A computed fold for a 1511-nucleotide RNA from a metagenome, annotated as small-subunit ribosomal RNA.
The coordinates come from a structure-prediction model, not an experiment, and the mean pLDDT is 83.
Rfam family: Bacterial small subunit ribosomal RNA. Gene Ontology terms of the family: structural constituent of ribosome and ribosome.
[in-house]
RNA sequence: AGAGUUUGAUCCUGGCUCAGAGUGAACGCUGGCGGCGUGGUUAAGACAUGCAAGUCGAACGGGAUUGAGUAGACUGACGCUUCGGUUGAUUUCUAUUUAUGAGAGUGGCGAACGGGUGCGUAACACGUAAGCAACCUGCCCUAAAGUUUGGGAUAGCUCGGGGAAACUCGAAUUAAUACCGGAUGUGGCACGGCAACUCAUGUUGUCAGGGCUAAAGCUUGAGAUGGCGCUUUAGGAGGGGCUUGCGGCCUAUCAGCUUGUUGGUGAGGUAACGGCUCACCAAGGCAAAGACGGGUAGCUGGUCUGAGAGGAUGAUCAGCCACACUGGAACUGAGACACGGUCCAGACACCUACGGGUGGCAGCAGUUUCGAAUCAUUCACAAUGGGGGCAACCCUGAUGGUGCAACGCCGCGUGGGGGAUGAAGGCCUUCGGGUCGUAAACCUCUGUCACCGAGGAGCAACAAGCAGGUUCAUAGCCUGCCCUGAGUUAACUCGGAGAAGAAGCUGCGGCUAACUACGUGCCAGCAGCCGCGGUAAUACGUAGCAGCGAGCGUUGUUCGGAGUUACUGGGCGUAAAGAGUGCGUAGGCGGUUCCGUAAGUUCGGUGUGAAAUCUCCCGGCUCAACUGGGAGGGUGCGCCGAAAACUACUGGACUUGAGCACGGGAGAGGAAAGCGGAAUUCCUGGUGUAGCGGUGAAAUGCGUAGAGAUCAGGAGGAACACCGGUGGUGUAGACGGCUUUCUGGACCGUUGCUGACGCUGAGGCACGAAAGCGUGGGGAGCAAACAGGAUUAGAUACCCUGGUAGUCCACGCCCUAAACGAUGCAUACUUGGUGUGGGCACUUCAGUGUGUCCGUGCCGGAGCUAACGCGUUAAGUAUGCCGCCUGGGGAGUACGGUCGCAAGGCUGAAACUCAAAGGAAUUGACGGGGGCCCGCACAAGCGGUGGAGCAUGUGGUUCAAUUCGACGCAACGCGAAGAACCUUACCUGGGCUUGAACUGUAGUGGAUCGUUCGUGGAAACAUGAAUUUUCCCUUCGGGGAUCGCUGUAGAGGUGCUGCACGGCUGUCGUCGGCUCGUGUCGUGAGAUGUUGGGUUAAGUCCCGCGACGAGCGCAACCCUCGUCCUGUGUUGCUAAUUCUUCGGAAUGCACUCUCAGGAGACCGCCAGCGACAAGCUGGAGGAAGGUGGGGACGACGUCAAGUCAUCGUGGCCUUUAUGUCCAGGGCUACACACGUGCUACAAUGGCCGGUACAAAGCGCUGCAAACCCGCGAGGGGGAGCCAAUCGCAAAAAACCGGCCCCAGUUCGGAUUGCAGGCUGCAACCCGCCUGCAUGAAGCUGGAAUCGCUAGUAAUGGCGUAUCAGAAUGACGCCGUGAAUACGUUCCCGGGCCUUGUACACACCGCCCGUCACAUCACGAAAGUGGAUUGUACUAGAAGUCUGCAUGCUAACUUUACGGAGGCAGCGGCCCAAGGUGUGAUCCAUGAUUGGGGUGAAGUCGUAACAAGGUA
Repeated sequence: AGAGUUUGAUCCUGGCUCAGAGUGAACGCUGGCGGCGUGGUUAAGACAUGCAAGUCGAACGGGAUUGAGUAGACUGACGCUUCGGUUGAUUUCUAUUUAUGAGAGUGGCGAACGGGUGCGUAACACGUAAGCAACCUGCCCUAAAGUUUGGGAUAGCUCGGGGAAACUCGAAUUAAUACCGGAUGUGGCACGGCAACUCAUGUUGUCAGGGCUAAAGCUUGAGAUGGCGCUUUAGGAGGGGCUUGCGGCCUAUCAGCUUGUUGGUGAGGUAACGGCUCACCAAGGCAAAGACGGGUAGCUGGUCUGAGAGGAUGAUCAGCCACACUGGAACUGAGACACGGUCCAGACACCUACGGGUGGCAGCAGUUUCGAAUCAUUCACAAUGGGGGCAACCCUGAUGGUGCAACGCCGCGUGGGGGAUGAAGGCCUUCGGGUCGUAAACCUCUGUCACCGAGGAGCAACAAGCAGGUUCAUAGCCUGCCCUGAGUUAACUCGGAGAAGAAGCUGCGGCUAACUACGUGCCAGCAGCCGCGGUAAUACGUAGCAGCGAGCGUUGUUCGGAGUUACUGGGCGUAAAGAGUGCGUAGGCGGUUCCGUAAGUUCGGUGUGAAAUCUCCCGGCUCAACUGGGAGGGUGCGCCGAAAACUACUGGACUUGAGCACGGGAGAGGAAAGCGGAAUUCCUGGUGUAGCGGUGAAAUGCGUAGAGAUCAGGAGGAACACCGGUGGUGUAGACGGCUUUCUGGACCGUUGCUGACGCUGAGGCACGAAAGCGUGGGGAGCAAACAGGAUUAGAUACCCUGGUAGUCCACGCCCUAAACGAUGCAUACUUGGUGUGGGCACUUCAGUGUGUCCGUGCCGGAGCUAACGCGUUAAGUAUGCCGCCUGGGGAGUACGGUCGCAAGGCUGAAACUCAAAGGAAUUGACGGGGGCCCGCACAAGCGGUGGAGCAUGUGGUUCAAUUCGACGCAACGCGAAGAACCUUACCUGGGCUUGAACUGUAGUGGAUCGUUCGUGGAAACAUGAAUUUUCCCUUCGGGGAUCGCUGUAGAGGUGCUGCACGGCUGUCGUCGGCUCGUGUCGUGAGAUGUUGGGUUAAGUCCCGCGACGAGCGCAACCCUCGUCCUGUGUUGCUAAUUCUUCGGAAUGCACUCUCAGGAGACCGCCAGCGACAAGCUGGAGGAAGGUGGGGACGACGUCAAGUCAUCGUGGCCUUUAUGUCCAGGGCUACACACGUGCUACAAUGGCCGGUACAAAGCGCUGCAAACCCGCGAGGGGGAGCCAAUCGCAAAAAACCGGCCCCAGUUCGGAUUGCAGGCUGCAACCCGCCUGCAUGAAGCUGGAAUCGCUAGUAAUGGCGUAUCAGAAUGACGCCGUGAAUACGUUCCCGGGCCUUGUACACACCGCCCGUCACAUCACGAAAGUGGAUUGUACUAGAAGUCUGCAUGCUAACUUUACGGAGGCAGCGGCCCAAGGUGUGAUCCAUGAUUGGGGUGAAGUCGUAACAAGGUA
């Protein structure tokens, strides 16, 4: 950094798609280790269980429990005993002292932090920068002062009552750092005075005035000037509250919103300003720079991407906000309207004794649901931090750890070295080999990680305690000792063993690295886009290669590529896109000059822009990820200062922009009124008679009741010929007879005046063709609708005859057009030429010429453009402003709004669907486009086919089989130059299986072969017997050749694919074309050359030309025929000569002829035409004259043309059969249809007889003469001939003579019968020929159609190939031998140029709409259901505030009654849920209905593309 995809190809426009990076991901396959991170994105769904906020006994009352001491009482073990007792352990109880101090309570602090979530919120919520002279602040720090004196209660506890429980009521009693009164007042605060200062309200200081205002204690064995508290005040730190500027989403199909609303005065309220609340007053406030409404959304630092500008995003970490089941409310407090507090209402869940209660995981784990999807009901307070406490300490799901998950990033490993016979094996193969591949094996080495064993840090520093030092001090600080580890033995180190335990995933047609084989056969499947797959798939599946690698792919999503929203950085003539036109508001932009200001701007400084992140440098984990330190950056905002060029603003001046005045001329500019002639139609009258009219042709229509035609007169409406002109005017639409009136604008000239007054223009207003609408007129012509006639398959059309709205006028609407120059307006600049309209100046003999201003055309330069083209009238170069575009379809549709009487206009989507749609140009092809030209193409002629019979081929049908192929021309007498068997491929039946033919190899045998004889059989074949017998080399052992049998590798196949192929062939077409190199032009496809002017059979030649040359074709060279010459002279020839048995022979080579080689013809010569050319026309000469006739020869290519059945061949199929052999049958069938032929229909003929004249061929398995036999086919015969020698062989038509006499015949010969002949193993199916007999159809052929232009058509015979035999076919030969061609209008085919094209499979193309069917999304619809919300009324829980004073009442007061105050109660304002009515918006659904999209080969037509057949 680009690439693929629209086309036959090209350039452009334009969308779609891909390659990159990222991810809180998910899914598929796979999975060794470690480090660091991350982990409910969905249901702010519901939650079992455990834990997440307590702490303080140094505030207080109290004290369960467990001890200890003392005293007393009882008990009375052991010992002693005189048995009376004694000692007195032990147990229990009482009293007392003391220690311990659970659970609960009063009180203090905390619970407003920490943790979670993102519902709500479009807002001062957030970010940033400011402000508060309008504020609060517990704990903490600093400083000053104080800590006095009294009082009354209350929980707990006890007793009693109620209740299932939760809990609650009553009585009695008690403490405080709980509560209350008084004193004091350093101070503080109202009020008042004075002074100073300031950003306005104000702030600060001060005063001798004067009112109000505090407090609590606890701690020691004891004490203390100790410690911890408490009160007042001032200050600080940190935290919070409030206000403001600016910034950051979509929607105008939301355009008007607002009544506490905006402001004021006063009051209340708050920590504090304020309509925050209330009373009164005023009527304001906001909004196109988007109010109000709707939708969506936590905001930010940042994160991802990007070159950047931007775009997307807001997980983890950090800051702020909001919320805590839903809604409302306050209490406490320094702080809350409070996640683990209270009250009320609601929903849900649980308990219940049915009376009533309880609960809130969006804390950590966990459950369930949802979902593609997200973890442990773990350990510890050791560290960091927090709360309480003097402290020890307690609490802490904050936090630190561990666990799970490849979810992400980073690191490591799965071994290293050697090792060629390039092993085996796989795959491919041209069979040679190549590749996997040094890869493996094998040898050697190492030992990371994992495993086993042993050791083993750091996180620990504290605080507290003890000791010491310092000190006024026991405060604080410093030092030492001691103590403390959840994780955890994981890191790390050492040792051991052994290559051991550790590789997959995706891709391989192009984009995009990587190609082959097999399988499959539009199936299965792939696919991001283009697209692959229908029998040779590099695209499916599998094997081999490429990429990445503990991962790899897929899917989703974001940015990029996409300059595809364009600020950087796009466009609008034809691709999407200039509003139909003007006037003009807001806004944007704005001429020259001077002074000033300093808002923008520029520069300097300064504050801020939290940390983390990012960049750079340095460091710590072995490295990295990760992390620590420093610096930078953070493009922003504020403040201070400076400058004054530019913009802006204030003021002054100027004239060139703009305007005004004066003088002119031009004009279908507009409005109104009047007038005019031509023409059409109608009416009246005259003349006049049979048609008129209309068309491609007709008919409808009009006309004998007198049309049409013609003459005269009249009526009426509409439009204004000629002039008239890419001439004029107008902003556009538009405007055309003449005159008058009114009126707008532009232009030119003069230079006088004003002094920037200008340009553009969102909304707005006005005008706006035609058609249409309303009311009233008018109505000649024309003419939607309609009617009739034609056309047609139909014809609701085109054509014709009629004809109503309408067209016209007045007034009012409508407001759209291909309203177009498909080109917005304004200004400036930039080479030219040539017309034309208006004006002016100068000039000429001229009505000439020059210059200039404003219009209007054409051609063109630079430049621009994708090209076409534009080009001073820009689409060039620039500036200003407006409008508009962002793939095609759906669709200018739906819904909504708005305008309209309606028709409809304006505004204007989405779902869904496609990978294109499109512009310009190019090459072809095509056209019921044009021009030129050619061809037996037509025309002019001659003869046929189509009708008949037969032959032959084909289709169809039939059949066991009728083998197969060929199908418009270019299949059909074609493959087939020849099917009785064979051929033969088909059918039936019978056989064979290494086979009928071929090669190699292993084994085996010795002959094989041949000959003869058998048996079965249709034969093939099967099975016997007899007979005979090898060759070559040799070291004599043997080896080789050959043949049979058995096995094997393989043979064989007319089986399939001509759409896998080679080769060959047909066809366009013997048409004249098809290309290349270099150059040039074009961005390119391409063009040029090859076009043009002539000419030719010809791209043949000449000339011209940005082309110059060349190639394949044409022509020529080749063969043949035609003339001559030379040579040759037998088997040919025979003029002369000779001989003769008259057949001929000799001689000869002159002639004919043969075979070779030459000559000749070239527009060469002459004349004319032409351009002095090419050439054409005519003539001479010549055997031949303009390629002399004919043949061979077939350019690049087209038709997937034909052929796998000539042959060859890839692939597939088959292998006791799809091979092969044999017999018989079939290819020869026959209601029919077609093609090609033969014979005819007759007298230009038929028959009979006679007489002539060929050429080219062929012949040894052959041609066969003479002669004989037969009516004949033929038979016998065999001379001659391997051929210029002999033979086939008779040529026939023709000619001569005769007969027939127009008839189904003396035409015609089919068909059939009989008798024969030939070939052949064999003529039944199924040959040919002969004779006799028979004697069908047919009397010249409908529509249609074929061949031929001269030795041709027509006609007559002859030969050959194939072949045993079997041509009416095929291929050749000669004889006789015409007619016609004016000409190129038409049909067909072709060539060149040009034009149009929406075709490129190329007109047998493309393509439109209805209908029918299926399916998808959407709209309408009587309605129905829901969500959100407005408004009116109702309702009124809890609660604050307020009022009342009914009840009760400790502190204070009191004159002892009471009062103040408090509590309860009641009332009021406000108000949540709820209810009722009525609206709005959105969603879903709805019988039916509407169009739209898509779909396979459906139906009907043929609208468009060519003049698309009516442009």